The RNA shown here (transfer RNA) has 75 nucleotides and comes from Vampirovibrio chlorellavorus. Its Rfam family is "tRNA". From the family's description: Transfer RNA (tRNA) molecules are approximately 80 nucleotides in length. By type it is a transfer RNA. It was read from a public genome assembly.
Parts: sequence; C1' cells; structure tokens
RNA sequence: GCGAGUUUAGCUCAGCGGUAGAGCACUCCCCUUUUAAGGGAUAGGUCCUGGGUUCGAAUCCCAGAACUCGCACCA
Repeated sequence: GCGAGUUUAGCUCAGCGGUAGAGCACUCCCCUUUUAAGGGAUAGGUCCUGGGUUCGAAUCCCAGAACUCGCACCA
C1' cells in the first nucleotide's frame, strides 16, 4: 500500500428499517448459620465520528478513525 472483519452499558455480547436489550459487575432490599450461595429492585447508552437516503437509521449508502487478520513491498 491492497483486501477482509470488528466497533452497541464498566466487561462480554444480542439486536440487521419503527425511538435499544441480556448475562456478569456496581448500588440497595429480601432470604440465610455465614462477608458464601439464592431471590428481587434501581441506576447505567452522543449505538466509533461526520455526511447522505428515508415519514422514520444502531440497522441501508459514502467518507474518515481505531483495532484484528491476510496479502504485497522493504530489509
């Protein structure tokens, strides 16, 4: 340099046009012989960034960024 993939809650991920969810973690409550295990509740999001399409975009299109892999180049 070329190609492909990934980017969504603190972490790991789901969701592929109709205004975003799960598990774990955090906080609180219940239960319990126990600071463990179990049950419940609350909170937590510029869906990587900027544009475009659309009545409506996390989702489709374009450009860019970061990371991963492969190939090429150099040595």